RNAcentral holds the full RNA, with entries from ENA and SILVA. A computed fold for a 350-nucleotide part of an RNA from Dictyotopsis propagulifera, annotated as small-subunit ribosomal RNA, central domain. NCBI's taxonomy places the organism under Eukaryota, Sar, Phaeophyceae, Dictyotaceae, Dictyotopsis.
[in-house]
Context: one part of a larger RNA
RNA sequence: CUGGGCGUAAAGGGUCCGUAGGUGGUCUUUUGUCUGUUUUUUGUUAAAUAUUAAAGCUUAACUUUAAUACAGCAAAAAAAACAUUUAGACUUUGAGUAUGAUAAAAGAAAAAUGGAAUGUUUUAAUUAGGGGUAAAAUCCUUAGAAGUAAAAUGGAACAUCACGAAGGCGAAAGCAAUUUUCUUGUUCAAUACUGACAUUGAGGGACGAAAGCAUGGGGAGCGAACAGGAUUUGAUACCCUGGUAGUCUAUGCUGUCAACUAUGAGUGCUAAUUCUUAGAUUUUUUUAGGAAAGUACAGUCAAGACGUUAAGCAUUUCGCCUGAGAAGUACGAGCGCAAGCUUAAAAAUC
Numbered sequence: 001c002u003g004g005g006c007g008u009a010a011a012g013g014g015u016c017c018g019u020a021g022g023u024g025g026u027c028u029u030u031u032g033u034c035u036g037u038u039u040u041u042u043g044u045u046a047a048a049u050a051u052u053a054a055a056g057c058u059u060a061a062c063u064u065u066a067a068u069a070c071a072g073c074a075a076a077a078a079a080a081a082c083a084u085u086u087a088g089a090c091u092u093u094g095a096g097u098a099u100g101a102u103a104a105a106a107g108a109a110a111a112a113u114g115g116a117a118u119g120u121u122u123u124a125a126u127u128a129g130g131g132g133u134a135a136a137a138u139c140c141u142u143a144g145a146a147g148u149a150a151a152a153u154g155g156a157a158c159a160u161c162a163c164g165a166a167g168g169c170g171a172a173a174g175c176a177a178u179u180u181u182c183u184u185g186u187u188c189a190a191u192a193c194u195g196a197c198a199u200u201g202a203g204g205g206a207c208g209a210a211a212g213c214a215u216g217g218g219g220a221g222c223g224a225a226c227a228g229g230a231u232u233u234g235a236u237a238c239c240c241u242g243g244u245a246g247u248c249u250a251u252g253c254u255g256u257c258a259a260c261u262a263u264g265a266g267u268g269c270u271a272a273u274u275c276u277u278a279g280a281u282u283u284u285u286u287u288a289g290g291a292a293a294g295u296a297c298a299g300u301c302a303a304g305a306c307g308u309u310a311a312g313c314a315u316u317u318c319g320c321c322u323g324a325g326a327a328g329u330a331c332g333a334g335c336g337c338a339a340g341c342u343u344a345a346a347a348a349u350c
Stems, first nucleotide, its partner, number of pairs: 004321003008303001012318001014207004021200003025090004035083002037079009050068007094197001095194004099189003107183001109181005114158001119153006129140002168175002212253006221247002226242004264317006272295001274291007299306002323350002332343004
């Protein structure tokens, strides 16, 4: 390389959009110049080896002679069903557009508003403790704490319940107080229209948790680092008292994760049954999702299990894997302010 694989053994790209490329609905038509395809013929695929049949050494091994298929490659001659090619059609089933449904919905962005709680400050009265722990201490407090009452201020997060659910939405990351504005996508129903406009997608582009970085704000609570008190043989920890970055916001950067359903995307087919969300219809069916608080036929699987949301049966296409470890490292290159990221080996060893 081939063959074989990628849920858990090595292996699905974090997600989507999309260029080239690959693949591609139905029905006619064109060409045999060119390509696949099919048939025939010729050449070639050294000899030895192999197989078959003989012969030669007493037999065998061995040696000699003759014959040998399938298949590949090349050339020539044909065939025209299918694909391809040429041109067209489709009152069409893929795809899309329009209209309707107060559809439904934590989908995105901006602005405004709200109450509870924590903190801080002020005022008032009161007085000796408070806090914390398994127990303590550091810590706060007669310069009046903690607790109580009233007020002010500030930031972050939106408890319970309603409607919280096996629920919904989003490509993924993710999204939950309320209202308004603006905006994206999906679904369903019935018609009408376009007429294959599709699918996948190397490069490429966009988005992308948390942490981190830059600049300017903000800073209540929490809290890496750090300090102290304990514990302990020690304690650079677990526990406690404090506490800076950070967490929040605006604008940029970074581009990673157990970015997991450890399961790429699209299409078709293959028993049932229970529940649920959004519709249609109302008779019960049906369309699109969801269900480890659900079973399961066929089939698959090494097994656990999967099972119309497949890990079943097919098909198109991209990505990836090839003993362990060295190593997701070195070097080089690209990107980045940096941290680092992406790409990515080898020797020696077993």
Its Rfam family is "Bacterial small subunit ribosomal RNA". Rfam links the family to the GO terms structural constituent of ribosome and ribosome.